[in-house]
Predicted 3D model of a 74-nucleotide RNA (transfer RNA) from Candidatus Thiomargarita nelsonii.
Rfam family: tRNA. The family's RNA type in Rfam is transfer RNA.
The sequence was found in a public genome assembly.
NCBI's taxonomy places the organism under Bacteria, Pseudomonadati, Pseudomonadota, Thiotrichaceae, Thiomargarita.
RNA sequence: GCGCCCGUAGCUCAGUCGAAUAGAGCGUUGGCCUCCGGAGCCAAAGGUCACAGGUUUGAGUCCUGUCGGGCGCG
Numbered sequence: 001g002c003g004c005c006c007g008u009a010g011c012u013c014a015g016u017c018g019a020a021u022a023g024a025g026c027g028u029u030g031g032c033c034u035c036c037g038g039a040g041c042c043a044a045a046g047g048u049c050a051c052a053g054g055u056u057u058g059a060g061u062c063c064u065g066u067c068g069g070g071c072g073c074g
Stems, first nucleotide, its partner, number of pairs: 001073007010026004019057001028044005050066005
C1' cells in the first nucleotide's frame, strides 16, 4: 500500500429484511428482606449507536469519506 471484518451503557454483547419510546447480562446506586450481607427480591441512573457528510417521510441498520482495532496479502 491492497482486501476482509469490527466500533451500540463502566464491561461483554444483541439489534443489520430501514419503522415509531434503543435493549439484555454483569457491574453501579437506592430500597426491601435478613442476626449480618458480598446471597435473594424490587426499582433507578447510565447511550450525541466511533466521527463527518449523503439517500429517505423515516437510519444503529443503506451509501461515501475519516479515525481507531483485528486478520490476511504484497